[in-house]
This is a predicted structure of an 85-nucleotide RNA (c-di-GMP-I-GGC riboswitch aptamer) from a Candidatus Rokuibacteriota bacterium.
The coordinates come from a structure-prediction model, not an experiment, and the mean pLDDT is 86.
It matches the Rfam family "c-di-GMP-I-GGC riboswitch aptamer". Gene Ontology term of the family: cyclic-di-GMP binding.
It was read from a public genome assembly, where an Rfam model found it.
């Protein structure tokens, strides 16, 4: 260090369930753990998802606008520990 151990101190929490918020995607809180060495933070690019508008070839489609998602992939910022390399 761009490395990551049957190490240490700890951390987070998928599905699912309950309550609440939202048209929806989804979010928050509690329970719960599939997993995670950045599963900490930022929607900057792409992917994906939702809503509205619009086009006509009427859809598992295109475009525009708005929203969501960082536990999809990149990018940026920050960070605990220290075996091997």
């Nucleotide at each position: 260090c761009g490395c990551g151990a049957c190490a240490a101190c700890g951390g987070c929490a998928a599905a699912c369930c309950a309550g609440c918020c939202g048209u929806a995607a989804g979010g928050c809180u509690g329970g719960g753990a599939c997993g995670c060495a950045a599963a900490g933070c930022c929607a900057u690019g792409g992917a994906c998802c939702c809503g509205a508008g619009u086009g006509c070839c009427g859809g598992a489609c295109g475009c525009u606008c708005g929203g969501g998602c960082c536990g999809c992939c990149a990018g940026g910022c920050u960070a605990c520990c220290g075996a091997a390399g």